[in-house]
RNA sequence: GGAGUCGGCCGGACAGUCGCUGUGCCUUAGGGCAUGGAGGAAAGUCCGGGCUCCAUAGGGCAGGGUGCCAGGUAACGCCUGGGGGGCGCGAGCCUACGGAAAGUGCCACAGAGAACAUACCGCCGAUGGCCCGGUUCGCCGGUGCACAGGUAAGGGUGAAAAGGUGCGGUAAGAGCGCACCGCGCGGGUGGUAACAUGCCGCGGCACGGUAAACCCCACCCGGAGCAAGACCAAAUAGGGGAGCAAUGGUGUGGCCCGCACUGCUCCCGGGUAGGUCGCUUGAGGCGAGUGGUGACGCUCGUCCCAGAGGAAUGACUGUCCUCGACAGAACCCGGCUUACAGGCCGGCUCCCACC
Repeated sequence: GGAGUCGGCCGGACAGUCGCUGUGCCUUAGGGCAUGGAGGAAAGUCCGGGCUCCAUAGGGCAGGGUGCCAGGUAACGCCUGGGGGGCGCGAGCCUACGGAAAGUGCCACAGAGAACAUACCGCCGAUGGCCCGGUUCGCCGGUGCACAGGUAAGGGUGAAAAGGUGCGGUAAGAGCGCACCGCGCGGGUGGUAACAUGCCGCGGCACGGUAAACCCCACCCGGAGCAAGACCAAAUAGGGGAGCAAUGGUGUGGCCCGCACUGCUCCCGGGUAGGUCGCUUGAGGCGAGUGGUGACGCUCGUCCCAGAGGAAUGACUGUCCUCGACAGAACCCGGCUUACAGGCCGGCUCCCACC
C1' cells in the first nucleotide's frame, strides 16, 4: 500500500424569530415566566416477562413449543463460554446438533437391484450336466460347451449400491484369512459436562438415508389483554323499599269479592354520557470501584430524561460543512428480525514492497 474479518459509535451543527404540547410557579384570568418534548430501529408484532382481570386442590389426557454441554437472566426460541460437524490459507463464519438396534411411512429419475439386497455387461464354471477322446467298464483325460450354478473384484446407474489399501487365498471371487487405516463395544485417563484419547482389551464389521415425515424420549407452557382494569358519577327511562292520600280512579265482570294498572314524597343500588386513575421512578441512565475468560453480578455516588387522548415534537431566516438515509412514541421492559445516504474509531488476519 492492497484485500479481508470482527466489534463499537454518529445519524447535519450553531444562532435567532414565530408556533404546538406536558409540568411547576405567578396572575389583573387574557396570559406571562421557567423547564421537558421521538428512535437506533419508535417498525414487524416473531419470542420472553412485568402489570391487570378471569379461571384454578393435585395429577393426567389432548394440543403447542424447545432439543449437544455448562453458565447468565425476571424469563426466553435470547446472550456468553465450551464441544462435535461443515466452509475458509487465515482472522473468522455457518450449524433444530436428542433417538433410525421400538414401530410405521417415504426414497422421484436413472438403474439388473433402493433394504431380512441385486445379477445388466463382465469374470469363473472348481462341483453337477452336456460334448469329444481313451478305457481294464470301476473310471480317467480335455485350452471343449457355457446348461445348471458360483461371484460381487472390474464396468455401468444413482444423492446414496452393505468399509479402504495391500498381501495371501480361490475355478473366479469375497473380511474368506492376515497387516495397516477406518468403525463399533467395554475399560482406563483427562474434563463439572458435552466430549476427547499417539492408552489397554474385545469384535471381521453387526441390519443405507430420511424424525423442520408420523412417532419415541426429556423439559417447558392456564386464558385474555391498557378498548386490560379500578374509582367518581348527571339528565332521561326503568328496578327495589318505606311512608302519605282519597279508601280514590281506570280495566276485567251483569254485580260484589278478587286481580292488574295508576298519584305524591323520601331512600337504595345497578348503569349510560362525562370525568379521574392506570401513565411512566424503571429488571432505569451515567460515573467509579470490585468479582468473573465472558454473558453478567455486587457496592457506592449521582441524575430524573415525552406521556397525549383528535392525539404535541413544527415552520421560517442567517452562517458553515462532507449537503444529510431509514423512518414518528400511545402500558412498560428484555430480545430477535427487517430497513438505513454517508461517516468515524478500535482489535485481528492474509498478500505485496521497502528498511
The prediction has a mean pLDDT of 78. Predicted 3D model of a 355-nucleotide RNA (Bacterial RNase P class A) from Alkalilimnicola sp. S0819. Taxonomically the source falls in Alkalilimnicola (Bacteria, Pseudomonadota, Gammaproteobacteria, Chromatiales).